[in-house]
RNA sequence: UCAGGGGGCCAGGCAGCCGCGCGCCGCAGGGCGCGAGGAAAGUCCGGGCUCCACGAAACGAGGGUGGCGGGUAACGCCCGCCGGCCGAAGGGUCCGCCCCGAGGUCAGGGAAAGUGCCACAGAGAGCAUACCGCCGAUGGCCCGCGCUCCUUCGGGAGCCAGGGGGCACAGGCAAGGGUGAAAGGGUGCGGCAAGAGCGCACCGGGGCUGCCGGCAACGGCGUCCGCAUGGCAAACCCCACCCGGAGCAAGGCCAAAUAGGGGCCUCGCGUCCGUCCUUCGCGGCGGGCAGGGGAGUUUCGCCCCGAGAGGCCCGGGUUGGCUGCUAGAGCCGUCCGGCAACGGGCGGCCCAGAUGAAUGGCUGCCCCCGCGGCGCCGGUCCCGCAAGGGAUACCGCGCGCGGGACAGAACCCGGCUUAUUGGCCCCCUGACGUU
RNA sequence: CGGGGAGUGGCGCAGCCCGGUAGCGCAUCUGCUUUGGGAGCAGAGGGUCGCAGGUUCGAAUCCUGUCUCCCCGACCA
Numbered sequence: 001u002c003a004g005g006g007g008g009c010c011a012g013g014c015a016g017c018c019g020c021g022c023g024c025c026g027c028a029g030g031g032c033g034c035g036a037g038g039a040a041a042g043u044c045c046g047g048g049c050u051c052c053a054c055g056a057a058a059c060g061a062g063g064g065u066g067g068c069g070g071g072u073a074a075c076g077c078c079c080g081c082c083g084g085c086c087g088a089a090g091g092g093u094c095c096g097c098c099c100c101g102a103g104g105u106c107a108g109g110g111a112a113a114g115u116g117c118c119a120c121a122g123a124g125a126g127c128a129u130a131c132c133g134c135c136g137a138u139g140g141c142c143c144g145c146g147c148u149c150c151u152u153c154g155g156g157a158g159c160c161a162g163g164g165g166g167c168a169c170a171g172g173c174a175a176g177g178g179u180g181a182a183a184g185g186g187u188g189c190g191g192c193a194a195g196a197g198c199g200c201a202c203c204g205g206g207g208c209u210g211c212c213g214g215c216a217a218c219g220g221c222g223u224c225c226g227c228a229u230g231g232c233a234a235a236c237c238c239c240a241c242c243c244g245g246a247g248c249a250a251g252g253c254c255a256a257a258u259a260g261g262g263g264c265c266u267c268g269c270g271u272c273c274g275u276c277c278u279u280c281g282c283g284g285c286g287g288g289c290a291g292g293g294g295a296g297u298u299u300c301g302c303c304c305c306g307a308g309a310g311g312c313c314c315g316g317g318u319u320g321g322c323u324g325c326u327a328g329a330g331c332c333g334u335c336c337g338g339c340a341a342c343g344g345g346c347g348g349c350c351c352a353g354a355u356g357a358a359u360g361g362c363u364g365c366c367c368c369c370g371c372g373g374c375g376c377c378g379g380u381c382c383c384g385c386a387a388g389g390g391a392u393a394c395c396g397c398g399c400g401c402g403g404g405a406c407a408g409a410a411c412c413c414g415g416c417u418u419a420u421u422g423g424c425c426c427c428c429u430g431a432c433g434u435u
Numbered sequence: 436c437g438g439g440g441a442g443u444g445g446c447g448c449a450g451c452c453c454g455g456u457a458g459c460g461c462a463u464c465u466g467c468u469u470u471g472g473g474a475g476c477a478g479a480g481g482g483u484c485g486c487a488g489g490u491u492c493g494a495a496u497c498c499u500g501u502c503u504c505c506c507c508g509a510c511c512a
Stems, first nucleotide, its partner, number of pairs: 001431010012366007020035006037406001041417002044415005049247004062243005067081005082108001083106004090099003109238002114236002116232003131177002133173003138170002140167004145162001146159005185203006205227001206225002209222005251323004261314007270289007277281001291305004316511003330349008367404005373399003377396003380391004436508007445461004455492001463479005485501005
């Protein structure tokens, strides 16, 4: 310098004028300070806060998470490690592929607890199968050699134990063909009637077990087992762990208004007097006592309550204010511990609180990007001995034009995901060159 | 701002839970019937299952992300 890959940061800057929201100051005109994001978004997870429900704990239902260790208030998030799969650039090659390798990705517990599914095709799809094919050793059938018997000596009849040939009937096989996403290891030798882990050697996978390393997941080495039991749990399920519900329109206070209405249900209820009734009732209204509460140091006295409270539905009214509300798992700097996520110490800082909802507009200068626009100023190129003239493909410069994304707080915080223009910085793998 | 639900031919809906052929009605087209039309009968065409990714041999269906649409929720008595 180039090729490939990974991570982080910024989110145009300054000034002037006009304007908006909040806070503070001022009698007032007005002044001062602050004023969107990395995602404020999706609302997908986890918390704070508030109300409701609930003796506690356990079990169950429902939902969620899932390698190991750590971080954290917590998490399905983050960091590190382990394992599987993929793997650019580069190199080698017998051109089949192999090596190295930054990095990417994994909903990554259990399929030897059980159930279920594996369409179509195919012979066979789950305690595997036999269509083509191979064999047919063994048994069967046929023909001979042959053997036995008979003979008119020409031959005939019978049989298949022994040797041979044929058929492919019973049967054996799972190597090859073929189907499929998937057909129960691969290569070679032996073996066999043909074959096959049937036997053996090597390779690869798996299981049991021992030793070593590691906190662990797991890894390395060795012994034994010939291999029997594929996939799917983002199918039911099993195992381990976690989880009460609703949400700031939660919740609290004040004010205005009304038919201060009606129905149903739940909980609760001491007593006396008066009065009313189409309803004689836990009825309505009024009052006394017991009792309860409040201000107050106590008594007396005073005030309030003294039977109601709550939920749902129908009907009615209002479209107001305050609070919750913004200082917090906060931000910045520095030091220490840790591989890291992160934690701790010290110092400094205050950084939106709107409620149809503020955070904006204009101008100037500068910054970045683009232009198949212009100039031709400097390079460059052409003509010329030169002075000078010409060209504008390329580089720089000047001018001009266009552009600077996604997007907009609404109780707050930690994450994830999604959207996003342009620029800057750092790290890793490799090639080439120079020193 | 918070909560819930739905996207399947032109329209209205099944199928999804428990994966394997996308179906029903209306509409459209063709033919028959009729003098013609309607009705009727017979037949045909038409679907990226909102979009993208993943799991699986295989996805409308299971999982994740995303887009669009719809519904509900104020306070007082």
Annotation
Predicted 3D model of RNase P RNA and transfer RNA as a complex of 512 nucleotides. Rfam match: Bacterial RNase P class A.